[in-house]
RNA sequence: GAGAAAGGCAAACUGCUUGAAAGGGCAGGGCGCAAAAUCACCGGCCUAAAGCCUUUGGGCCAUGGCAGCGGGGUUGCCGAA
Numbered sequence: 001g002a003g004a005a006a007g008g009c010a011a012a013c014u015g016c017u018u019g020a021a022a023g024g025g026c027a028g029g030g031c032g033c034a035a036a037a038u039c040a041c042c043g044g045c046c047u048a049a050a051g052c053c054u055u056u057g058g059g060c061c062a063u064g065g066c067a068g069c070g071g072g073g074u075u076g077c078c079g080a081a
Base pairs, nucleotide, nucleotide: 001078008033009032013028014027015026016025017024018023031068037074038073039072041071042070043069044066045065046064051060052059053058
């Protein structure tokens, strides 16, 4: 980041699968993305199995997640002037 090109990723949804759930994986799909590559470090958000509390209705809690919520770290493809 050229009113350019090459190549890349893949939202919703669907199927299978995994997980307590949130969510993840694979395939289809393609909303979008110039870091939509990667890391939970800071903030935020989701879940609540175990645990704790309980008036037995439920409540709290991350040691589980989200990198396509923002910030930050690390790495990196193509390319004219």

The RNA shown here (c-di-GMP-I riboswitch aptamer) has 81 nucleotides and comes from a soil metagenome.
Rfam family: c-di-GMP-I riboswitch aptamer. Rfam's curators write: GEMM was predicted in a large-scale screen for bacterial structured RNA regulatory elements. Its family is annotated with cyclic-di-GMP binding in the Gene Ontology.